This is a predicted structure of a 352-nucleotide part of an RNA (small-subunit ribosomal RNA, central domain) from Solanum pennellii. The RNAcentral record of the full RNA draws on SILVA. It matches the Rfam family "Bacterial small subunit ribosomal RNA". Rfam links the family to the GO terms ribosome and structural constituent of ribosome.
Context: one part of a larger RNA
RNA sequence: UUGGGCACAAAGCGUCUGUAGGUGGCUUUUUAAGUCCGCGAUCAAAUCCCAGGGCUCAAUCCAUGAUAGGUGGUUGAAACUACCAAGCUGGAGUACGGCAGGGGCAAAGGGAAUAUCUGGUGGAGCAGUGAAAUGCGUAGAGAUCGAAAAGAACACCAACGACGAAAGCAUUCUAUUGGGCCGACACUAACACUCAGAGACAAAAGCUAAGUGAGCGGAUGCUAUUCGAUAUCCCACUAGGCCUAGCUGUAAACGAUAGACAAUAGGCGCUGUGUGUAUCGACCCUUGCAGUGAUGUAGGUAACGCAUUAAGUAUCCCGCCUUGGGAGUACGUUUUCGCAAGAAUGAAACUA
Numbered sequence: 001u002u003g004g005g006c007a008c009a010a011a012g013c014g015u016c017u018g019u020a021g022g023u024g025g026c027u028u029u030u031u032a033a034g035u036c037c038g039c040g041a042u043c044a045a046a047u048c049c050c051a052g053g054g055c056u057c058a059a060u061c062c063a064u065g066a067u068a069g070g071u072g073g074u075u076g077a078a079a080c081u082a083c084c085a086a087g088c089u090g091g092a093g094u095a096c097g098g099c100a101g102g103g104g105c106a107a108a109g110g111g112a113a114u115a116u117c118u119g120g121u122g123g124a125g126c127a128g129u130g131a132a133a134u135g136c137g138u139a140g141a142g143a144u145c146g147a148a149a150a151g152a153a154c155a156c157c158a159a160c161g162a163c164g165a166a167a168g169c170a171u172u173c174u175a176u177u178g179g180g181c182c183g184a185c186a187c188u189a190a191c192a193c194u195c196a197g198a199g200a201c202a203a204a205a206g207c208u209a210a211g212u213g214a215g216c217g218g219a220u221g222c223u224a225u226u227c228g229a230u231a232u233c234c235c236a237c238u239a240g241g242c243c244u245a246g247c248u249g250u251a252a253a254c255g256a257u258a259g260a261c262a263a264u265a266g267g268c269g270c271u272g273u274g275u276g277u278a279u280c281g282a283c284c285c286u287u288g289c290a291g292u293g294a295u296g297u298a299g300g301u302a303a304c305g306c307a308u309u310a311a312g313u314a315u316c317c318c319g320c321c322u323u324g325g326g327a328g329u330a331c332g333u334u335u336u337c338g339c340a341a342g343a344a345u346g347a348a349a350c351u352a
Base pairs, nucleotide, nucleotide: 004321005320006319012318014201015200016199017198021194022193023192025088026087027086028085031082033081034080035077036076038074039073041071042070043069049065052062053061091191092188093187094186096183097182098181099180103177104176106174108172109171110154114150116148118146119145120144121143125136126135163168206247207246208245209244211242216240220236221235259316260315262313266295268293269292270291271290272289273288274287276285299306323352324351325350332345335344336343337342
C1' cells in the first nucleotide's frame, strides 16, 4: 500500500508480437442494463448525532426525531456509457506510382597489412624498456628483393550522416527477403490502442560437439620492479577469439526517460521525398510531409536541466516504487528453467 510518484533521489520489464482483460472516431434509430427523477417497503434494541425532560449540577437516565447511505420493488426520462439496426470517412488497412538505406540471410570475388615457409643478396646484431634482462641470431637472425600457402579484419570515403523493435549493422558484386517514407487519390468501413499470462529475438563472456587457428590474448611459466609484487612492465603462450549445429538469457541491455493519441512561440542545420518560382539546364529562393540534431519562449522542475523527438497540458492501458544495511542473500525435500556456470522468483531475525 490512502495519498503520491518512476531522467539524475526508491522506481520504465533489454526489445517486440500478441491472447484474456481494460479503453475506444462521426451520424441516425431501438431497448432501458448502467445512470437520473418521483413514490412506497426495509435496514432489532442499545450506541453515535439533534433539540427537550429529569436525579441540586455532571457522568448516568427517560421519551422524541433525523439527514445521508445500503438492499430489493415500482411509475417515468433517454443526454452520456452499453445493446440493436443502418450509414459515413477523418483513425487503421489494402491496391497503384516512385524513392533512400552498413536492415536480414546465402554464395562468389578483392587488395593492403601481419606472422610462417621457400629462394637470392648480405654478414652481426635484432627485439624490448624508465633502465634492463629473459628471448631470437654465425646451424646465418634482423634488413631487403621474388615465389607460395594461411587465417582474421575490412584504412581512406565517414559525417553532429543512414537503416533496424532492440541487441546491432560498413571491402565489392550477385541471388533472395523484411520494414519504412513520399505522392496521387481508388477500395474496405472502426477492422483501433495498450496488453497479465504466453511466445519470439537478444552484445560480450561462458558451456557442449566437430573443425579452423595468422595476429591478439584471461590462465600459466619467465625477466625485471619492489621490503614483498600472486599486480603494473617485458618475453613466450593455453583456453578463447573465427566457422557450423545447439545451449545460456544476462549488461551502465542507457535517452539511466514504457507505448499510443491530440493540441501547444520561434529562428538555425542535416537526411529522404514532394510543391511553387526561376532557368537551356543545374544551383539559388519559397513551402509540405517523414526522420534526425544543436539552441530557445510559455509552462512545469528541489535544482541541474527539459522544452512540438517534453521531464509542459490532457486522456487510455501496461510495468514498477514505498527508509539505509542485512540482500538481490537464505529458504521453498532446489519451486520453474539450465549440461554446468548459473538465471528467474524472493523473505526474516538483527542493526542504524